Glycine riboswitch aptamer from Hydrogenibacillus sp., 102 nucleotides, folded computationally. Its Rfam family is "Glycine riboswitch aptamer". Rfam links the family to the GO term glycine biosynthetic process. Its mean pLDDT, the model's own confidence on a scale to 100, is 82. It was read from a public genome assembly, where an Rfam model found it. NCBI's taxonomy places the organism under Bacteria, Bacillota, Thermicanales, Thermicanaceae, Hydrogenibacillus.
RNA sequence: AUGACGGGCGGGAGAGAGACCGGAUGGCGCAUCAUCCGGCGCCGAAGGAGCAAGCCGCCAGACGGCGGUGAAACUCUCAGGCCAAAGGAUCCCGUGCCUGAC
Numbered sequence: 001a002u003g004a005c006g007g008g009c010g011g012g013a014g015a016g017a018g019a020c021c022g023g024a025u026g027g028c029g030c031a032u033c034a035u036c037c038g039g040c041g042c043c044g045a046a047g048g049a050g051c052a053a054g055c056c057g058c059c060a061g062a063c064g065g066c067g068g069u070g071a072a073a074c075u076c077u078c079a080g081g082c083c084a085a086a087g088g089a090u091c092c093c094g095u096g097c098c099u100g101a102c
Stems, first nucleotide, its partner, number of pairs: 006098002008095006018040001020039007041082003047078001048076003054069006
């Protein structure tokens, strides 16, 4: 159940950090842009990874030790990102899509 919670889809809002330096290629009138290689510096809110208390088990007379489980917007910075665009955790609204009970 005339569908809870959740998911998908659509719309809205949505932060941070070099328009960094050198080289090559492509589009190109130039600037600019994109990609690749090398270099230094940064960000955390795609994704990913880590663990506190508690709980459980084992050892132990006990103190305690070992192992498991265990969250994040905390931490790491692998990935991703550092003008704009795109992306973007999360929140709000909608839904005749999916699932199926709090």